[in-house]
Context: one part of a larger RNA
RNA sequence: GACGAACGCUGGCGGCGUGCUUAACACAUGCAAGUCGAGCGGAAAGGCCCUUCGGGGUACUCGAGCGGCGAACGGGUGAGUAACACGUGAGCAACCUGCCCCUGGCUCUGGGAUAGCCUCCGGAAACGGGGAUUAAUACCGGACAUGACCUGCUGCCGCAUGGUGGCGGGUGGAAAGUUUUUCGGCCAGGGUGGGGCUCGCGGCCUAUCAGCUUGUUGGGGGGGUGACGGCCCACCAAGGCGACGACGGGUAGCCGGCCUGAGAGGGCGACCGGCCACACUGGGACUGAGACACGGCCCAGACUCCUACGGGAGGCAGCAGUGGGGAAUAUUGCGCAAUGGGCGGAAGCCUGACGCAGCGACGCCGCGUGCGGGAUGAAGGCCUUCGGGUUGUAAACCGCUUUCACCAGGGACGAAGGGAGACUAACGGUACCUGGGGAAGAAGCGCCGGCUAACUACGUGCCAGCAGCCGCGGUAAUACGUAGGGCGCGAGCGUUGUCC
Numbered sequence: 001g002a003c004g005a006a007c008g009c010u011g012g013c014g015g016c017g018u019g020c021u022u023a024a025c026a027c028a029u030g031c032a033a034g035u036c037g038a039g040c041g042g043a044a045a046g047g048c049c050c051u052u053c054g055g056g057g058u059a060c061u062c063g064a065g066c067g068g069c070g071a072a073c074g075g076g077u078g079a080g081u082a083a084c085a086c087g088u089g090a091g092c093a094a095c096c097u098g099c100c101c102c103u104g105g106c107u108c109u110g111g112g113a114u115a116g117c118c119u120c121c122g123g124a125a126a127c128g129g130g131g132a133u134u135a136a137u138a139c140c141g142g143a144c145a146u147g148a149c150c151u152g153c154u155g156c157c158g159c160a161u162g163g164u165g166g167c168g169g170g171u172g173g174a175a176a177g178u179u180u181u182u183c184g185g186c187c188a189g190g191g192u193g194g195g196g197c198u199c200g201c202g203g204c205c206u207a208u209c210a211g212c213u214u215g216u217u218g219g220g221g222g223g224g225u226g227a228c229g230g231c232c233c234a235c236c237a238a239g240g241c242g243a244c245g246a247c248g249g250g251u252a253g254c255c256g257g258c259c260u261g262a263g264a265g266g267g268c269g270a271c272c273g274g275c276c277a278c279a280c281u282g283g284g285a286c287u288g289a290g291a292c293a294c295g296g297c298c299c300a301g302a303c304u305c306c307u308a309c310g311g312g313a314g315g316c317a318g319c320a321g322u323g324g325g326g327a328a329u330a331u332u333g334c335g336c337a338a339u340g341g342g343c344g345g346a347a348g349c350c351u352g353a354c355g356c357a358g359c360g361a362c363g364c365c366g367c368g369u370g371c372g373g374g375a376u377g378a379a380g381g382c383c384u385u386c387g388g389g390u391u392g393u394a395a396a397c398c399g400c401u402u403u404c405a406c407c408a409g410g411g412a413c414g415a416a417g418g419g420a421g422a423c424u425a426a427c428g429g430u431a432c433c434u435g436g437g438g439a440a441g442a443a444g445c446g447c448c449g450g451c452u453a454a455c456u457a458c459g460u461g462c463c464a465g466c467a468g469c470c471g472c473g474g475u476a477a478u479a480c481g482u483a484g485g486g487c488g489c490g491a492g493c494g495u496u497g498u499c500c
Stems, first nucleotide, its partner, number of pairs: 001499003005496005012367006018360002020325001025323003029320003034069003039066002042062002046060001047058004076278003086202007095195003100191008108142004118131005148171010204250003211241003216238004221233003253275004257268004280301005303314004331357001333356003339353001340351004370400004380391004404441001406436005414427001417424002444489005449470003455484005465472002
């Protein structure tokens, strides 16, 4: 000098930041991912109309369902990981890519089901089963067919495997709604952005770890993948790594950066941003453009809960909040007005992302606690050589001002967009402006032996105590305690911890 700090004493206001560093301990409750009726059959609730009071109609609208997109983003945490995890630089002639943009072409014709609804049944529940019936942008078949895959011939090129083009033979794809448009669907190519894989180099400690390795190292063959590969498999060979530190052990997410320092360097990786990993613990796949998936599924385990004992339910390292641990870290707040995201043609809906507010001097910054005059240097305190000195222009007193706080009146920007229009701001009656009263409501903390700025008195008597180091205290202690005075900082001041 610095800090995500804590502790002690003290504490007026504001702005901007910031706040579980410990138990990746366990979690009550609420919320955190939905949306589309312009894909579909429909009508549970509400509205309106009719009613024989049983019900029927309408579709403003819409529960549940089928279907589509999203749910792989956003948010959290740092457990694991010494690794191509990260950083940086290259490569992929070995790769993928939904939505979006551009280009070209196509969108013909049929079919059978199944949720829902109805009905029957099982179960305490979670939930499940049978029958009948129905729709689609759900599912399946046929036709056309560039292109894709396999194969034969052939041109050109390169960077080992190879890349790219032409001609000929065998397998699989389109979806409608609306119609004025819009929004779509399918195929092929390109783009943007994203991802996967490979390699060079770089960044911890330990040799009181010296040898390690059998899918191990390589091969031709096969499987698997979007893709190369010992990734996996059988066979063959016997290799591969290591004092330039293999293997083992310990520690640790990495980086942009942050702190310190003249620099070189050292330390750190909280907030913000990028990447990675994880989601009760371990394992697994499914769906999908994308996951081996925090608020999806299955299995096992520990734990908690419900049960009619047969069986079920759950996962805050999301936002709040609770218990616990701890020196220690906040509200079960408001709003989708803005920014951004999902869905939708849109209106809009959802959004604990986000925007705000609340709490904490935790930090940084700003402001205030008044300003000028005022000597008989008042009183009081303290000291005294008893003359006086000092507190000290300090106070009183006189004049002035009113920031901040308080009261009253006015009152935003942030709003671009959306909506036919009316209208649409959580923050917020906040900021800000104007007016009002009155010095009025607002100072402490540490230190004063040397280092180190600031000295006397009393008390104590190696006691009580102080202390960062040297060291003080045993009867005159500037070093302990108190007081007066002083010094230093100031809404803070000290102490402790850690780093330079």
Molecule: small-subunit ribosomal RNA, 5' domain
Organism: uncultured bacterium